[in-house]
RNA sequence: UUCUUAUCUAGAGAAGUCGAGGGACUGGCCCUAUGACGCUUCAGCAACCCCUGUUUACAGGACGGUGCUAAAUCCAUCAAGUUGGAAGACAACUUGGAAGAUGAGAA
Numbered sequence: 001u002u003c004u005u006a007u008c009u010a011g012a013g014a015a016g017u018c019g020a021g022g023g024a025c026u027g028g029c030c031c032u033a034u035g036a037c038g039c040u041u042c043a044g045c046a047a048c049c050c051c052u053g054u055u056u057a058c059a060g061g062a063c064g065g066u067g068c069u070a071a072a073u074c075c076a077u078c079a080a081g082u083u084g085g086a087a088g089a090c091a092a093c094u095u096g097g098a099a100g101a102u103g104a105g106a107a
């Protein structure tokens, strides 16, 4: 880097440093000189790998690997359906995809 697979409405912050953008893309809408984002240190959350029990569902644990600590993956993008609307536009909801993030396995 590619492929496969599981999950993604919960949870969890401060200090120092830097100095202008950032939230993956696009459109919105937000965060940000009351210092965002990034980096360092400590702290915390989680439970994918891991350990134990169990027997294939799950429960417990948190040394280690790992990830995360604004907003539902912030919302939507594509398609189908339901409701509202005379109908269309539009709005809300549901389902399935696409894309993305993280873990595990393989090449």
Base pairs, nucleotide, nucleotide: 001107002106003105004104005103006102007101008100013042014041015040016039017038021031022030023029026076027075028074043069044068045067046066048065049064050061051060052059053058073099078096079095080094081093082092083091084090